Model confidence (mean pLDDT): 79 of 100. A computed fold for an 80-nucleotide RNA from a Deltaproteobacteria bacterium, annotated as c-di-GMP-I-GGC riboswitch aptamer. Taxonomically the source falls in Myxococcia (Bacteria, Pseudomonadati, Myxococcota).

């Protein structure tokens, strides 16, 4: 630098249940294990969700990296 997870060591954790936060979408801690080769970080693009408005729309503000695309890092075999 490339490839790989049908091996080995080993990480990570959906949904779900208990606590707590939060208007809310979510989000943290335990249990828990669908899954993952970046399910490590980042809201830069684009998407989806939430708040918001008497209804619609528009504008703001937030959430999601386990939606998709990009960046930067990284374990472990293996080629070169």
């Nucleotide at each position: 630098u490339c490839a790989g997870a049908u091996a080995a060591a080993g990480c990570c954790a959906a949904a779900u249940c208990c606590c707590g936060a939060g208007c809310g979408a979510u989000c943290g801690g335990g249990a828990g294990a669908c899954g993952g080769a970046a399910a490590g970080u980042c809201a830069c693009g684009g998407g989806u969700c939430u708040u918001g408005a008497u209804u619609g729309a528009c504008a703001a503000a937030g959430a999601c990296a386990g939606c998709c695309g990009g960046a930067c890092u990284g374990c472990c075999u293996g080629a070169a």